[in-house]
Context: one part of a larger RNA
């Protein structure tokens, strides 16, 4: 290669939007590329099989045969792929009618708490540990009362609840804006699905410019512990966390489970919707989500199990013994930090 695989063994791309291909409902007619069937035309010879012969036999040779799965020309067939035209609604959208919500931008607002900082009250202490000590107080701290400054978060609610494609997103109001479910069934009529390159999104830490810095605190510096302590533990404290633009583009970015579609017992929470009933307490049905728990199948187990890792079907990504190594050496890309791409050789 081929095959066989991707929850935890090696292996799902961080997420999405989309080119390019790749794959795709339900009738009807028509073409005949693809397909199938039939004629003919080639398909040299050697050589390879088959038999059958010649050298004592084998190698070796000579004869006959099949066959050379191929390609070409025409002639027919229309099930299926395709391809045109016509046509349908269920797939997918659009309308219209309700609805849930930390979805996302702005802007304004409000308390509690820390820290400062002014006054006041008031005296020795206070903080801090395992236990101290380094710090902080007679220049009057702690602790308490009133005032005033700043900054960054938002107790309870709070919920295996919600939204979001991931990353994520939580204190109240306002504007602005995206998606979603539920009933309708008015419209459009397969417009769909996946998506290789591309595009844009992407925690935190970090980088570049300017702001801000209240709490916390990488480095740092002092106490302490220790045989020593570049540490855990204390006092301190600087970037950093914030904010505006930028850029980086990785994470155990996880559900270590790719999207999409259909089918396959059951039982039990919970969150939005919508029907029936009715004693108005309920009960029942349904559709979207999110939990356990469990039967088949399924699996090395362990566990999944209508949110499947189950039965298929599409596409795309990706693995192929460990280490060398996500390194090297190139190339793209970054302001760097590095990032993507990604070997060998030697070794078990």
């Nucleotide at each position: 290669c081929u095959g066989g695989g991707u929850g935890u063994a090696a292996a799902g791309g961080g997420a999405g939007c989309g080119u390019a291909g790749g794959c795709g409902g339900g009738a009807a007619a028509g073409c005949a590329a693809g397909u199938u069937g039939g004629a003919a035309g080639u398909g040299a010879a050697a050589u390879g099989c088959a038999u059958g012969g010649g050298c004592u036999u084998a190698a070796c040779c000579c004869a006959u045969g099949a066959g050379c799965u191929g390609c070409u020309u025409u002639c027919a067939a229309a099930a299926c792929u395709g391809u045109u035209u016509u046509u349908c609604u269920u797939g997918a959208g659009u309308g219209a009618a309700g609805u849930a919500g930390a979805g996302g931008c702005a802007g304004g607002c409000g308390g509690a708490a820390u820290u400062c900082c002014u006054a006041g009250u008031g005296u020795a202490g206070c903080g801090g540990u395992g236990a101290a000590a380094u710090g902080c107080g007679u220049a009057g701290a702690u602790a308490u009362u009133a005032g005033g400054a700043g900054g960054a978060a938002c107790a309870c609610c709070a919920g295996u609840g919600g939204c979001g494609a991931a990353g994520g997103c939580g204190g109240c109001c306002u504007g602005c804006u995206g998606g979603g479910c539920u009933u309708u069934a008015a419209c459009u009529g397969a417009c769909g699905c996946u998506g290789a390159g591309g595009c844009u999104c992407g925690a935190a830490a970090g980088c570049g410019u300017g702001g801000g810095u209240a709490g916390c605190a990488a480095a740092c510096a002092g106490g302490a512990u220790u045989a020593g302590a570049u540490a855990c533990c204390c006092u301190g404290g600087u970037a950093g966390u914030c904010c505006a633009c930028g850029c980086u583009g990785u994470a155990a970015a996880c559900g270590a489970u790719g999207a999409u579609u259909a089918c396959u017992a059951g039982g039990u929470g919970u969150g939005g919707g919508g029907g029936a009933u009715u004693u108005c307490g309920g009960u029942c049905c349904u559709c979207c989500g999110u939990g356990c728990c469990g039967g088949a199948g399924c699996a090395a187990a362990c566990g999944c199990a209508a949110u499947a890792a189950g039965u298929a079907a599409u596409c795309c990504a990706c693995c192929u013994g460990g280490g060398g190594a996500g390194u090297a050496c190139g190339g793209c890309c970054g302001c760097a930090a590095g990032g993507c791409u990604g070997a060998a050789a030697c070794u078990c």
Molecule: small-subunit ribosomal RNA, central domain
Organism: metagenome